[in-house]
RNA sequence: UAUCGAGAGAGGCUGAGGGACCAGGCCCUUUGAAGCCCGGCAACCUGCGUCUUGGCGCGUGGUGCCAAUUCCUGCGGAAAUAUCCGAAAGAUG
Numbered sequence: 001u002a003u004c005g006a007g008a009g010a011g012g013c014u015g016a017g018g019g020a021c022c023a024g025g026c027c028c029u030u031u032g033a034a035g036c037c038c039g040g041c042a043a044c045c046u047g048c049g050u051c052u053u054g055g056c057g058c059g060u061g062g063u064g065c066c067a068a069u070u071c072c073u074g075c076g077g078a079a080a081u082a083u084c085c086g087a088a089a090g091a092u093g
Stems, first nucleotide, its partner, number of pairs: 001093004009038001011037003017028003022074004039066003044062002047058005070089001075086004
């Protein structure tokens, strides 16, 4: 600095936890959590192609990702509330 409401497995091994941290919720999980392998998604970087030179396409290579909006709230603003907007923090490039 850009993005974060889309997308991604009835597979194998293993075996109790997990959803970033703290708090409060709410969830997922022995019909198998986390981890590893395989598989997949996506297109940030890269490679190749293309042309209207900045896009588009493919997806080789490097990352990343594959419950729920970054699961929700925590701070500020608007509103009677519901709710909406923004910030902070975080993640990835």